[in-house]
Context: one part of a larger RNA
RNA sequence: CGAAAGAUACUUGAGGAGUCCUGUCUUUAGUACGAGAGGACCGAGAUGACUAUACCGAUGGUGUAUCUGUUGUCACGCCAGUGGCAUUGCAGAGUAGCUAUGUAUAGAAAGGAUAAGUGCUGAAAGCAUCUCAAGCACGAAACCUACUCCAAGAUUAGGUAUCUCACUCUUCGGAGGUAAGAACCGUGGAAGAUUACCACGUUGAUAGGCUCUACGUGUAAGUAUGGUAACAUAUUUAGCGGAGGAGUACUAAUUGUUCGAGGU
Repeated sequence: CGAAAGAUACUUGAGGAGUCCUGUCUUUAGUACGAGAGGACCGAGAUGACUAUACCGAUGGUGUAUCUGUUGUCACGCCAGUGGCAUUGCAGAGUAGCUAUGUAUAGAAAGGAUAAGUGCUGAAAGCAUCUCAAGCACGAAACCUACUCCAAGAUUAGGUAUCUCACUCUUCGGAGGUAAGAACCGUGGAAGAUUACCACGUUGAUAGGCUCUACGUGUAAGUAUGGUAACAUAUUUAGCGGAGGAGUACUAAUUGUUCGAGGU
């Protein structure tokens, strides 16, 4: 820009892309078959490999602004208590998130039309013949469906539902202010390079803060008591805490601006 007004949702599926892979064991059955040795088709069940997708409840990993311990050194005048630097100083744990070696699911079943092949009926050719004779059937991981995803620029531009309404000026070419709606702007996000997408913008829980809580760390500081002391015990399952959950307008989403139909 188109889709013969302008919008908001939800869809159909022409077409396209992908997948459609493979082993072992048990059973049928030591059956059919075979002198024996050996040893099935068909069917049923179980469990793997591989590939793909999704996810983090469990198992683990990571988790450099979480907690604790600790070495050296410097600083806060000193003690005590803290902070900086040393690979995050080192070490032990670890929430959210992200993850695999973890978990879940799928590659299943079925149908159609066929290939080689196997046939039925059957003449030409009184027989025979599956038939580059008429007619009929079976038959493969290939093909078309089926399954998953995209999909109306599918210009053949689809469908359904709902909303907005028939304004003003005009040189009849158009222009303008609006409606529904949208955008700018802002607060953000399990969305993201930007954009896009999604949530929200005071008629508000969108983010931060605060309160509570889950969870992590592991019993703070100060004080008291015991011990010459290192230290221990009590107060205290404390204190502290990034991302989780809930609540709460305290802070910031203010105020506004722009675009957007009049229907060949």